[in-house]
Small-subunit ribosomal RNA from a metagenome, 1485 nucleotides, folded computationally.

RNA sequence: AGAGUUUGAUCCUGGCACAGGACGAACGCUGGCGGCGUGCUUAACGCAUGCAAGUCGAACGAGAUCCAAGGAGUGGCAACACUCUGGAAGAUCUAGUGGCGAACGGGUGAGUAACACGUGAGGAACCCACCCCGAAGACCGGGAUAACUCUCCGAAAGGAGUGCUAAUACCGGAUGCCCCCAUCGGAUCGCAUGGUCUGAUGAGGAAAUGGAUUCCGCUUCGGGACGGCCUCGCGGCCUAUCAGUUAGUUGGUGGGGUAACGGCCCACCAAGACGACGACGGGUAGCUGGUCUGAGAGGACGGUCAGCCACACUGGGACUGAGACACGGCCCAGACUCCUACGGGAGGCAGCAGCGGGGAAUAUUGCGCAAUGGGCGAAAGCCUGACGCAGCAACGCCGCGUGAGGGAUGAAGGCUCUCGGGUUGUAAACCUCUUUCAGCAGGGACGAUUGUGACGGUACCUGCAGAAGAAGCCCCGGCCAACUACGUGCCAGCAGCCGCGGUAACACGUAGGGGGCAAGCGUUGUCCGGAUUUAUUGGACGUAAAGAGCUCGUAGGCGGUUCGAUAAGUCGGGUGUGAAAACUCUGGGCUCAACUCAGAGACGCCACCCGAUACUGUCGUGACUAGAGUCCGGUAGGGGAGCAUGGAAUUUCCGGUGUAGCGGUGAAAUGCGCAGAUAUCGGAAGGAACACCAGUAGCGAAGGCGGUGCUCUGGGCCGGAACUGACGCUGAGGAGCGAAAGCGUGGGGAGCGAACAGGAUUAGAUACCCUGGUAGUCCACGCCGUAAACGUUGGGCACUAGGUGUGGGUCUCAACCAACGGGAUCCGUGCCGCAGCUAACGCAUUAAGUGCCCCGCCUGGGGAGUACGGCCGCAAGGCUAAAACUCAAAGGAAUUGACGGGGGCCCGCACAAGCGGCUGAGCAUGUUGCUUAAUUCGAGGCGACGCGAAGAACCUUACCUGGGUUUGACAUGUUGGGAAAAGCCGUGGAGACACGGUGUCCUUCGGGGUCCAGCACAGGUGGUGCAUGGCUGUCGUCAGCUCGUGUCGUGAGAUGUUGGGUUAAGUCCCGCAACGAGCGCAACCCUUAUCCUAUGUUGCCAGCACGUAAUGGUGGGGACUCGUGGGAGACUGCCGGGGUCAACUCGGAGGAAGGUGGGGACGACGUCAAGUCAUCAUGCCCCUUAUAUCCAGGGCUGCAAACAUGCUACAAUGGCCAGUACAGAGGGCUGCAAUCCCGCGAGGGUGAGCGAAUCCCAAAAAGCUGGUCUCAGUUCGGAUCGCAGUCUGCAACUCGACUGCGUGAAGCCGGAGUCGCUAGUAAUCCCGGAUCAGCUACGCCGGGGUGAAUACGUUCCCGGGCCUUGUACACACCGCCCGUCACACCACGAAAGUCGGUAACACCCGAAGCCAGUGGCCCAACCCGCAAGGGGGGGAGCUGUCGAAGGUGGGAUCGGCGAUUGGGGUGAAGUCGUAACAACGAAAG
Repeated sequence: AGAGUUUGAUCCUGGCACAGGACGAACGCUGGCGGCGUGCUUAACGCAUGCAAGUCGAACGAGAUCCAAGGAGUGGCAACACUCUGGAAGAUCUAGUGGCGAACGGGUGAGUAACACGUGAGGAACCCACCCCGAAGACCGGGAUAACUCUCCGAAAGGAGUGCUAAUACCGGAUGCCCCCAUCGGAUCGCAUGGUCUGAUGAGGAAAUGGAUUCCGCUUCGGGACGGCCUCGCGGCCUAUCAGUUAGUUGGUGGGGUAACGGCCCACCAAGACGACGACGGGUAGCUGGUCUGAGAGGACGGUCAGCCACACUGGGACUGAGACACGGCCCAGACUCCUACGGGAGGCAGCAGCGGGGAAUAUUGCGCAAUGGGCGAAAGCCUGACGCAGCAACGCCGCGUGAGGGAUGAAGGCUCUCGGGUUGUAAACCUCUUUCAGCAGGGACGAUUGUGACGGUACCUGCAGAAGAAGCCCCGGCCAACUACGUGCCAGCAGCCGCGGUAACACGUAGGGGGCAAGCGUUGUCCGGAUUUAUUGGACGUAAAGAGCUCGUAGGCGGUUCGAUAAGUCGGGUGUGAAAACUCUGGGCUCAACUCAGAGACGCCACCCGAUACUGUCGUGACUAGAGUCCGGUAGGGGAGCAUGGAAUUUCCGGUGUAGCGGUGAAAUGCGCAGAUAUCGGAAGGAACACCAGUAGCGAAGGCGGUGCUCUGGGCCGGAACUGACGCUGAGGAGCGAAAGCGUGGGGAGCGAACAGGAUUAGAUACCCUGGUAGUCCACGCCGUAAACGUUGGGCACUAGGUGUGGGUCUCAACCAACGGGAUCCGUGCCGCAGCUAACGCAUUAAGUGCCCCGCCUGGGGAGUACGGCCGCAAGGCUAAAACUCAAAGGAAUUGACGGGGGCCCGCACAAGCGGCUGAGCAUGUUGCUUAAUUCGAGGCGACGCGAAGAACCUUACCUGGGUUUGACAUGUUGGGAAAAGCCGUGGAGACACGGUGUCCUUCGGGGUCCAGCACAGGUGGUGCAUGGCUGUCGUCAGCUCGUGUCGUGAGAUGUUGGGUUAAGUCCCGCAACGAGCGCAACCCUUAUCCUAUGUUGCCAGCACGUAAUGGUGGGGACUCGUGGGAGACUGCCGGGGUCAACUCGGAGGAAGGUGGGGACGACGUCAAGUCAUCAUGCCCCUUAUAUCCAGGGCUGCAAACAUGCUACAAUGGCCAGUACAGAGGGCUGCAAUCCCGCGAGGGUGAGCGAAUCCCAAAAAGCUGGUCUCAGUUCGGAUCGCAGUCUGCAACUCGACUGCGUGAAGCCGGAGUCGCUAGUAAUCCCGGAUCAGCUACGCCGGGGUGAAUACGUUCCCGGGCCUUGUACACACCGCCCGUCACACCACGAAAGUCGGUAACACCCGAAGCCAGUGGCCCAACCCGCAAGGGGGGGAGCUGUCGAAGGUGGGAUCGGCGAUUGGGGUGAAGUCGUAACAACGAAAG
C1' cells in the first nucleotide's frame, strides 16, 4: 500500500465482500513449563452458612477468675505437699455507663441528559471532628441514671415496675483575654451589595484539673492544614414523524429556613420567563483520566487501575453527629422470605467466599495480618474478606522447551507414476554429543538494620539419571502462501465474496504431499481501519443518486473605495492550571521479555497579564462613486387585464336546383339517404379557434403569450451622467404566481371528444381503424398545486482565443437627401470552434472552464415516494416521510458483435420469365410409428430419411431363441509337462463338438513349430462423439479473416479493411495517418475446344501394290483420324466510344476459342459442444464360466397408418410390328466369351479368340423408313395373382433374380403447397462400371446420342456481402421481458377488540416524620418556700399544614396478541395473454 465482484470486452459511478489491529470474550480441536496480569458483560434476580467494625479498664461503677500475707484441716519426724478459707496490692476477662470510630475502607452502575461529570473561575454568601501553630483559661456546686437487686408480663423478640450507685455522662452559678449582638465613631480597601482593621458603651456566652505520672485530655478565641458545601462560563448522545412550553411559573417587597446565597419555603404585588443558536417532550446513557483503531483529522468504547457522582430489597422520612438523610443504624408503607404457642416477631451479600436461577459464558464457603494502609488505645495490643498471598481457568501478554551435529543403499513403509521413475527425505535407522524445562536429592534467601514470614522448604544454587516425560491446529480455485490420487455424481456437501458439485472436482469427503502459525490454532460476535462510502483535512448534483416549477422576501450568511479610533476575532511573549497512573523518550530492577521503578517530554483546552494591528469585526448622524437605485431623452415587443369588433371554415336550420347514392376503410360494415341525402346556390343562427404573415424571430420570473381596434398596466434595452451615497447579493421558515386534467356554483356548447354504444379486425380485441357520442374542452367566480413544470444545467459577481448568422438600440465612414453598404459598441438569441474541463458523450464569454458568496439537494437496487403520524384539501389527492424483509447488484457513457415487420448499395435459378417435375395412382427403396423372442445400431430442419450399406437367403450380423466352451475364436511372455499336431476316414449329434481309427513336420541338432496344465493376460460392434485424435457435413467458392509497425483513444477498441469508382472477387485504380504483410480470391494442376511438331502398334489408309464374297485382310505408308510426348495459342494485346490522361467498361476486328473460353480438383479465420467411440485410433468407466467366444435356427424383409426419394404410367410428339443407321467411356482368366447346335424364352451344350487400341461383353437406344392401332381404361398402363420354367448357390419356405403362358388393379396429367434447371444446360434416349456366387439396381458413379425455351427487371419471398442507424439482446430475436391469476413461505400495514407498560392530571384516603398549635396528664437538677406546694422549663398525648404507598376517574403515549383484510418480497419447469427493448409491428413517456 491494496485486491475480488455488474460487462462479450471497456471506462466510470456505486454498493457488497476480503486481507490488518483489538477484546473482561464464548465455542470446536489440541495442550509441556514458568512469570505478570485478568476473570457474572446476562437477573440492581433471590439467597442457606461463616466471616467483612470495632476499640479504650490510663473516663466510670460493678461482676467473674487468678493470686501474696494470714487462718483452719490432712499427711509427714521435719522440710514440705495437698485441701478449705481468705482476699490487700495486682493481673486477666466481661456485659453496662461514657469516649472515639462506625459518614472511611469495600461493592454496584439501577437511576441520572443534570452544574451529574470534565475544565476554568467565583464565594465580599459558607462549614470543618481528629491534626498543627498561637493566645487565654479550667473556680464553686448540684441532682440523676444504666449496670446490679427484687417483683412481674411474654412462646419468642423483648418489656414494665421497685430499690441502690459512678463518671471525662448531665445540670446550675461565677470569671471573660476573647467571641457574638446592638448603638455611636475613626482609618483603609473594593466590581456592586460591601470588606478589613480599630476605639467606646451596653447585653449575652466556657470548662473535666479529669485520668495517668515521660504524658494524654477539657474550655473559649484567632490562624493553618485537610475535607466539604454553594454559584457561574465553556464542553461532551439520538430524535422536529416532539413546535410551542411554563402558575412558584419569571421578577419584586416582607418574612421564614439553612453552615451559607437563593421561590429553597410562605404571604402579598406585578405579568412575566424559556424557545428553530431547538425550549418542551420521547428514546438511550453513570461522567472523566483514559482504552482500541487510524498517517492524521476523526470514529468507537468507558471492563481492570485512578478521580468524581449516584445507589444499598422498593418508596418515603427524619434522628444522632464535626460530618449521613447513613450498604452490614432507626421509623413508616409495600413486595418477598423465615420463626411462631397465632397473640406476635425476625430479615435485606450491588462486602469476601459460597448456593440457586438466568446465560454462550466468568473462579476457593483457602492462608495470613508477616508487609502496606485504616479504626481505637499513652502503650502493649485488639480489629481489619481493605490488603498481602495461595488455589482454579491457555482468558490475555511475555519467555522457554519438546533436542544438537553427522548420516544415501537416497532403506522399508506410504503416496504417485508415462512403470523409467518421482516424492515423503537427512527425514528415519545408525553414530557422536548435550541436559534447558519437567523429575529425584542436598543446600536455601531478599521481602524485616529490634521482634514478628501467610507466601514457603518458594525463588535461587549444587548434584544425579536419561533423548529421556512434552505438538497441535488451520489452510492449499481466485482474492491468498500451498497439488496430486481416490471416493462421490446438482447427491452428500462446501461457501467471507465471486462461486464449486449433474462420471475424469487442485473448490465436497479421505489419503499422500505442501503452506501458515505454534502451546496454541481456527470459528463466531463486536469495534476501528481499509471506506475519499457523510468528504473540516477530503466528494458530488446535464445523462450515473442528486438544482426546489417560478418569483418576491423575513431571520441568517456574505459584502465596494478611503481615513481615524478600538483591540472582540487573529498573532507573539509570559504566569497559573492541565491529579496520579497511562503514552513517548532516556536510564534502572527482576537471567531476557512481559511487568515494574526513576527522570524528562507531552497533555491542542481554559483563566489571567503584557505586547502587535496587516486582515475580519465594532465605532464615526466620518468621507467617496466604479456596485445598486432615481431622473431625463429615445426604443422594440404574440408581456398582462378589460371592452369592442372582423373575415374564412365547420355544423345546424330555412329556401332553391338536383337524383341515388353518400360516407368511410387496407378491405368493409355500422351510420346518413326516395319522408330527397351527398353535391351545389342563396339566406339565417350559434360557438370556438384565429390560415397566410411566421422566422432555432419577439416578449415574460416561470407556467405561458399569436385576427383587429380602444382603454388601463408591468418589465426590458439604448443614450445622457443631473441626483442618492453601499441603500448590495443570496435567502431557512413564509407569501404570491403556477400547463393540462380534476372539483364546486351558474352559464354556454359549433367542432373535437375520456366514459359509453355500435361496426370491423382478431384465436380473443373490454385496443389500434370506422360510425356515433356524454362529461369535458369555452365564460364568470372559487378550489386543486401537480407535470419529461426539461437547457433534465439554482441565483449573483468577476475573469478566460476566435469565427459566423439573427433581433433591438447608439456612434462613426462615404454622401445633397433617401436606399444600400463598411466599421465600432451595448443588450438579447442561435451555430461552429481553441485552451480548459469531463467517465465518456459532450460543454466551451448564454460554460459543464477559472474563482468567490448564498440557498437547495444526493449517499447501492427493490420494498417506496409506500405505511404510520402530522399539516393542507369539498373530494380526488398533495406535502412531509420510514422500517421489517430481500438482492450482488441496480446504473451512466462508450466499444465490438448480433438482431430489427430500420435505411442505403450489391449479389445468388432468390424472385420474376420459361421448360420439366414432385404432391394424386401402382410399385421400389429409405424413415417414423406399430408389432415382435428379436424386428441390432447409428443418422434428425436446410446440412437425417435410394443416408453409413459400391449388394442382409447362410455368411455378413453387431439382434433374438436354443445348444456348447472358459487362458479362451485371436496376440505375447513365462513355468512345468507331453509326444505328437494339422489333415483324412468312421460313429453320434441340428451343428459346434465329442469319441474311435489313420497319420507321424522342419532343422544349421542349439532349436523351431505344435499340444496339455498353470500364471501373467486376451477379448468386448459394452458406455461416454458433452473427455478426444483423425475424417466429414454446413454457412460457402460466400469474399472475406487477420497481423507487424505507426497513429488516434484513459480504455475496450479504432485506423489500415472506411470513402469515390470498378470487379465474379478486400479484383484493381484514385483518395486518405497510415505504410506494409499473411491466410483467402485469382493464377500455377487436371480435363475439354484449335493448331504445330515428334513418334507410329494392336490404332489409321490418301496415294502405290497384292488379295478376298466382303473386311487395313496383307506388303507398305505417316498424309489424315487417333494415341502418346513436347510446344503454340488468349494478354483487354489491337481499333473506337465512355471514364479522373486511372482501374475498368461498351462496341469492333482478327481468331478454333474473347474478356476468369467450358468443366474439375482446390474450401480462409471461424460457426453449429453439427456427425462419427459401429471404419480406424484413443483417455476414463464397465463386463471377465460373460457384456467374451463357437454353433444351429430365426430376425434385420414383420404392417391399421404417415413421410421422404425414385421408377413406371395415365398415351397418338404415342403403343405395337418389321426393316435400317450412327457413339463414347468402360470391364474381362475362379474371367469376358465369338461361332455352331438345342430351347418360344430365360438359358443349355460346344468352346475359337483374348490377361486385350488386336479377342469378347456389344445390340447402342431414341432416330430414320414402312405398316398397324384411332381416343377407348383402349393393341394405353402394367400392379397383382395362378401355372410352368431357367440360373446362381451347401441351401431360394420365411427371403433371390430372370423367362414363358395366363390374369390385367389403380391410374385419363394430379388440392393447398413445393422442387430442379440459364446451353451442349433442361428435357429425352440408351451404354458401361463398382459392390457381387446370385440378386431386391428403378439406387449410385461415369459415358455418349438427340437437343430446347426464357431472363422486362430487383418491388416482393429466401440466403449472403458492405456501409449506416436503434437496442433494455451478448446462450446474442428460437433474445430479452411485463402484469393478473393459482400454490408455498416470509416480514409488514389496517382491523371489531383484548392484554400490558410508562409518565402526568383531578379527587379521595393519609403512615412515619419534621414543623406549628395545644398540652386538663407526666417530670430530679434552677427560683420561691420550713414543708406541702407553686413558678420557670420540658414531655407524653391531641389537633393542623405538608406528606409515601394505596383507591377512584377520564384522557395521553408506547407495546403485545387479534377473526378477517391489504398490498409487498421470495420461490424449479404452473395458467392467461404480449405491455416494454428494433419504427418491437398503435413511437414511447
Its Rfam family is "Bacterial small subunit ribosomal RNA".